Description:
A computed fold for a 73-nucleotide RNA from Treponema sp., annotated as transfer RNA. Its Rfam family is "tRNA". The family's RNA type in Rfam is transfer RNA. Lineage of the source: Bacteria > Pseudomonadati > Spirochaetota > Treponemataceae > Treponema. RNAcentral records the identical sequence in 3 taxa.
RNA sequence: GGCGAUGUAGCUCAGCUGGUAGAGCACCCGGCUCAUAUCCGGUAGGUCAUAGGUUCAAGCCCCAUCAUCGCUA
Numbered sequence: 001g002g003c004g005a006u007g008u009a010g011c012u013c014a015g016c017u018g019g020u021a022g023a024g025c026a027c028c029c030g031g032c033u034c035a036u037a038u039c040c041g042g043u044a045g046g047u048c049a050u051a052g053g054u055u056c057a058a059g060c061c062c063c064a065u066c067a068u069c070g071c072u073a
Base pairs, nucleotide, nucleotide: 001072002071003070004069005068006067007066010025011024012023013022019056028042029041030040031039049065050064052062053061
């Protein structure tokens, strides 16, 4: 240089054929306990890598770019 994969919550990952962004863990609050842990309930937390395009509507489709990883010369 060429080809491909991945990028979504603090972490690990879902998100089907375009139609209001979710789970587990963690944090925080409450319950339980003499207390802590476990356990139970709840809240909060997101520019969906960046930027454009298509569309009534984009995490999803198209183009470019960036980062990481792999293959190859």